[in-house]
RNA sequence: UAAAUUAAAUGGCAAACUAUGCGAAAGCAUAGGACGCAAAGCUUCCAGUCUAAGGCAAUCGCUACGAUCGUGGGGUUACAUUA
Numbered sequence: 001u002a003a004a005u006u007a008a009a010u011g012g013c014a015a016a017c018u019a020u021g022c023g024a025a026a027g028c029a030u031a032g033g034a035c036g037c038a039a040a041g042c043u044u045c046c047a048g049u050c051u052a053a054g055g056c057a058a059u060c061g062c063u064a065c066g067a068u069c070g071u072g073g074g075g076u077u078a079c080a081u082u083a
Stems, first nucleotide, its partner, number of pairs: 003082003012037002017032006035070001041076003045073003048068003054063003
C1' cells in the first nucleotide's frame, strides 16, 4: 500500500415506536429507544423507489428542481486483526 472480516479487543452508529418541531407531501431534525449494521462514516455522480406544492392537462391523470446514502452501484475517508 492492497485485500479479507471466521475469531479477538477498543469502541461506533441507531430501525420500528413515542414526544416536540419543520414540511404541501414524501420525509427530516432533536430527545428517548434498539431492529439491526464491518463502513448503517461522508457524498445525489448514475440508476431505482416515494411524494406532487407549483406547472400542464381536463373522466382517469402527467411531471422533480423535492425526498430516500438503513435500495443498489460509483467516488472518498477510516479503527482493529491477519489466528
Molecule: c-di-GMP-I riboswitch aptamer
Organism: Pseudoalteromonas sp. DSM 26666